Model confidence (mean pLDDT): 75 of 100.
A computed fold for a 399-nucleotide RNA from Actinoplanes sp. CA-084688, annotated as Bacterial RNase P class A.
The RNAcentral record of the sequence draws on ENA.
It is recorded under the gene name rnpB.

RNA sequence: CGAGUCGGCCGGGCGGUCGCGUCGGCAUCCCUUCACGGGGGUGUCACCGAGGAACGUCCGGACUCCGAAGAGCAGGGUGGUUGUUAACGGCAACCCGGGGCGACCCGCGGGACAGUGCCACAGAAAACAAACCGCCGGCCGUACGGCCGGUAAGGGUGAAACGGUGAGGUAAGAGCUCACCAGCACCCCGGGUGACCGGGGUGGCUAGGUAAACCCCACCCGGAGCAAGGCCAAGCAAGGCCGGGGUUCGCAAGAGCCCGGGCCGGCGCAGGCGUUCGAGGGCUGCUCGCCCGAGCCUGCGGGUAGGCCGCAUGAGCCAGCCGGCAACGGCAGGCCGAGAUGGAUGACCGCCCCCGGCGAAAGCCGGGACAGAAUCCGGCGUACAGGCCGACUCGUCCG
Repeated sequence: CGAGUCGGCCGGGCGGUCGCGUCGGCAUCCCUUCACGGGGGUGUCACCGAGGAACGUCCGGACUCCGAAGAGCAGGGUGGUUGUUAACGGCAACCCGGGGCGACCCGCGGGACAGUGCCACAGAAAACAAACCGCCGGCCGUACGGCCGGUAAGGGUGAAACGGUGAGGUAAGAGCUCACCAGCACCCCGGGUGACCGGGGUGGCUAGGUAAACCCCACCCGGAGCAAGGCCAAGCAAGGCCGGGGUUCGCAAGAGCCCGGGCCGGCGCAGGCGUUCGAGGGCUGCUCGCCCGAGCCUGCGGGUAGGCCGCAUGAGCCAGCCGGCAACGGCAGGCCGAGAUGGAUGACCGCCCCCGGCGAAAGCCGGGACAGAAUCCGGCGUACAGGCCGACUCGUCCG
């Protein structure tokens, strides 16, 4: 210099003017209260105000309720080993197999002698074998065939055809026999926490693939989800809450009255069944066990409203040291970084940055991705204009 491999990071910057949202301070006004206090409106000031994926909602957890979270079956999930973690199907290191000269990459990587099923097309045959061509033997008949039998060595088909090479053997052949090799099962020795690796011996001569097919083995899994869940006044004919319209008072905010609409945890009425000889309910598919149990079911009146909490200090973030190959863990220090509920996080201007076009130049014009909180967190997957950094490999040249 060229060609690559792996990992990490950024996601326009600065300034100004307006605007929006939460929280807090101050000022002012209103409602309520005897008061303290509570609630609300407006103005102003200060802080903060989307992401690396906030996304998909695919996995795992926190948290909440169901009942204190049982057993078996069924069902679902995971699948090399050892670690890591709150947990995981994530991550790290290693093993095995495959690819690459290499850095490195890829693998849904338990079991096919427990059993069952399936293997398209082609092919004679796709699994306790099988004879299409060929080879060999016998018989027959008009030399070229027919029939019977043997043969898996050769041909042909196929993704895959029941070990490979050589020798013996044979009518021709064949693990039929033998030697070596590959592979399988078992045993022993050595190394490793382990997956596994290295070496030796024995055996029978040989075993196809498929478990993202049923199935078997090991381990894990109760269900529903922030619309979880908790709190808020009165009590059956009146009251309260939330919008709309009209009118009176008031500068306004607001208050009073009238009209019309929606809603209210719960409650009331009637009928039936039941209170230990027990209705009914609870683990959500079935069975069993266990537990709760005085209420339950149906109909009618009325219908899922409004406000507050949950809800922002957390498996948190930033740098440092220590342990560990690493994932990760520990210690001490610093920091507080959105919280809406018709849903804020924006717009414009100036200078600079990047890309494209035009131009001799100065400069001019256009563009700057994917996307976007809604209980929170750890992952995975997917989308993404453009840019930066580091480590390593191979090749060539120079010293």